The RNA shown here (transfer RNA) has 77 nucleotides and comes from a Candidatus Bathyarchaeota archaeon.

RNA sequence: GCCCCGGUAGCCUAGCCUGGUGGGGCAUCUGCUUGGUAAGUAGAAGGUCGCGGGUUCGAAUCCCGCCCGGGGCUCCA
Numbered sequence: 001g002c003c004c005c006g007g008u009a010g011c012c013u014a015g016c017c018u019g020g021u022g023g024g025g026c027a028u029c030u031g032c033u034u035g036g037u038a039a040g041u042a043g044a045a046g047g048u049c050g051c052g053g054g055u056u057c058g059a060a061u062c063c064c065g066c067c068c069g070g071g072g073c074u075c076c077a
Base pairs, nucleotide, nucleotide: 001073002072003071004070005069006068007067010026011025012024013023020057028044029043030042031041032040050066051065052064053063054062
């Protein structure tokens, strides 16, 4: 330099192909439960979907550029 995969909540991860309300688990908080914890159970909060731009009525999703992480390939001098 080229190719492939990945980046989504504090952590992990689905959704992307085929555009249309961003979901799950853990953790956190609250209630119930308990003499009090843990466990269990019910609920809540938490997201610039890596960054910028484009297309579109509408983008996590499609297109372009860039950044970061992982893997692979590589001729001549």

Rfam family: tRNA.
The organism belongs to Candidatus Bathyarchaeota, within Archaea.